Molecule: SAM riboswitch aptamer (S box leader)
Organism: Salipaludibacillus neizhouensis
RNA sequence: CUCUUAUCCUGAGUAGGCGGAGGGACAGGCCCGACGAAGCCCAGCAACCAUCACCACUGUAAAAGGUGAACGGUGCUAACCUGCAGGACAUAUCUAACCGUAUGUCUUGGUCGAUAAGAG
Numbered sequence: 001c002u003c004u005u006a007u008c009c010u011g012a013g014u015a016g017g018c019g020g021a022g023g024g025a026c027a028g029g030c031c032c033g034a035c036g037a038a039g040c041c042c043a044g045c046a047a048c049c050a051u052c053a054c055c056a057c058u059g060u061a062a063a064a065g066g067u068g069a070a071c072g073g074u075g076c077u078a079a080c081c082u083g084c085a086g087g088a089c090a091u092a093u094c095u096a097a098c099c100g101u102a103u104g105u106c107u108u109g110g111u112c113g114a115u116a117a118g119a120g
Stems, first nucleotide, its partner, number of pairs: 001120008013042001016041003022032003026083004043077003048073002051069005084109010
């Protein structure tokens, strides 16, 4: 870097330290930031992997299931919307009416992206 699988709705710094202008992936919005951004340390959250304990089942034994713990490997600790396609509704416009067009709301699936584990 590519592929596969799972998750992306919960939780965790508004009084920590260093730092000194950017940040929220991308684009457009909309926001955060000298009342201190990124980054580093510390602290915390979570439970993907590993580990440990208990429960159940099978079994010669182990693995595969569930619950819990949190010393290890990662991750995370402002809050969002839209992006592509379909459906429903509302409003405006057009029409004799339907259709069509535009905007908005709701909704279904997907793309992109993020994290973990595995494979190449």